The part of an RNA shown here (small-subunit ribosomal RNA, central domain) has 351 nucleotides and comes from an uncultured bacterium.
[in-house]
Context: one part of a larger RNA
RNA sequence: CUGGGCGUAAAGAGUUGCGUAGGUGGCAUUGUAAGUCUGUAGUGAAAGCGUGGGGCUCAACCCCAUACACAUUAUGGAAACUGCAAAGCUAGAGGAUGAGAGAGGUUAUUGGAAUUCCCAGUGUAGGAGUGAAAUCCGUAGAUAUUGGGAGGAACACCGAUGGCGUAGGCAGAUAACUGGCUCAUUCCUGACACUAAGGCACGAAAGCGUGGGGAGCAAACGGGAUUAGAUACCCCGGUAGUCCACGCCGUAAACGAUGGAUGCUAGCUGUUAUCGGUAUCGACCCCGGUAGUAGCGAAGCUAACGCGUUAAGCAUCCCGCCUGUGGAGUACGAUCGCAAGACUAAAACAU
Numbered sequence: 001c002u003g004g005g006c007g008u009a010a011a012g013a014g015u016u017g018c019g020u021a022g023g024u025g026g027c028a029u030u031g032u033a034a035g036u037c038u039g040u041a042g043u044g045a046a047a048g049c050g051u052g053g054g055g056c057u058c059a060a061c062c063c064c065a066u067a068c069a070c071a072u073u074a075u076g077g078a079a080a081c082u083g084c085a086a087a088g089c090u091a092g093a094g095g096a097u098g099a100g101a102g103a104g105g106u107u108a109u110u111g112g113a114a115u116u117c118c119c120a121g122u123g124u125a126g127g128a129g130u131g132a133a134a135u136c137c138g139u140a141g142a143u144a145u146u147g148g149g150a151g152g153a154a155c156a157c158c159g160a161u162g163g164c165g166u167a168g169g170c171a172g173a174u175a176a177c178u179g180g181c182u183c184a185u186u187c188c189u190g191a192c193a194c195u196a197a198g199g200c201a202c203g204a205a206a207g208c209g210u211g212g213g214g215a216g217c218a219a220a221c222g223g224g225a226u227u228a229g230a231u232a233c234c235c236c237g238g239u240a241g242u243c244c245a246c247g248c249c250g251u252a253a254a255c256g257a258u259g260g261a262u263g264c265u266a267g268c269u270g271u272u273a274u275c276g277g278u279a280u281c282g283a284c285c286c287c288g289g290u291a292g293u294a295g296c297g298a299a300g301c302u303a304a305c306g307c308g309u310u311a312a313g314c315a316u317c318c319c320g321c322c323u324g325u326g327g328a329g330u331a332c333g334a335u336c337g338c339a340a341g342a343c344u345a346a347a348a349c350a351u
Base pairs, nucleotide, nucleotide: 004322005321006320007305008304012319014202015201017200018199022195023194024193026089027088029086030085031084032083034082035081036078037077038076039075040074041073042072043071044070050066051065052064053063054062055061092192093189094188095187096185097184098183099182100181104178105177106176107175108174109173110172111155116150117149118148119147120146121145122144126137127136163170164169207248208247209246210245211244212243216242217241221237222236223235224234259318260317261316262315263314264313267296268295269294270293271292272291273290274289275288276287277286300307301306324351325350326349333344335342336341
């Protein structure tokens, strides 16, 4: 390089969200002739290879003749397909109009329950904790209970196999600003599309920097137990952190372990949004459509498990990635980072 692959064996990049180069691209007309197909002519030394024949006793070896292809140049021809040019179409894509659902995002305001702490009242000897204990708290009045106050964080029920978001993720309530989506009409533009190396943007938790905040929880740490030991599991405490603002970090079993787009290929059942029909005073019910989200399952696929119109089926286009195991996602170098480290990424050697 070719081939074969990527749910679980090695392999889908965290999101492809935006998008550059590149690759690919709907229906139909005319032209062109770059690709494509074809004719003629030239060139591609000899030897060698292939085929036929011949000579050394055979063979190796040697001699003679010769083909199909292929490449390239020039010049004719063809016009289906691809490209290019021109003028069109509406099934892709986008827009318009009318409805709708939603924890989508940002900011601000605000609510109640609970924990903790403080003040005051009542009240008295225990409380807390465990397998059992002890450390611990309490006669300087704890635990319990009542009233008042402070402060931080998280939002019970609703709540769901539910919804939204590109992914990460998103849940008390209200307001402002704001992104996307679905359905209906079939009115407009007329291929404007798909993918996407680099690039840009976003990206849980932990961690880092500066400044705040700190109720609960809780790495580290201290103590009590357990134990042969116990740098643990259990218990009593407890600091970073968890929270906010701004700036970094850029990784996760970032998972559906399943890249994106388009088309095609039996059904059944639930559920969310919406439209039409039917029904009704109206809503529900019932029937059908579209878009999502789940459970089963025909064909088919798969090593099996399983997947199965939300494909891991049948196809096309584009990107990423894999190539025995260990060494190793390591060393070195480059880039990025305050650091932690991230990213790119070998070899010797062993087997």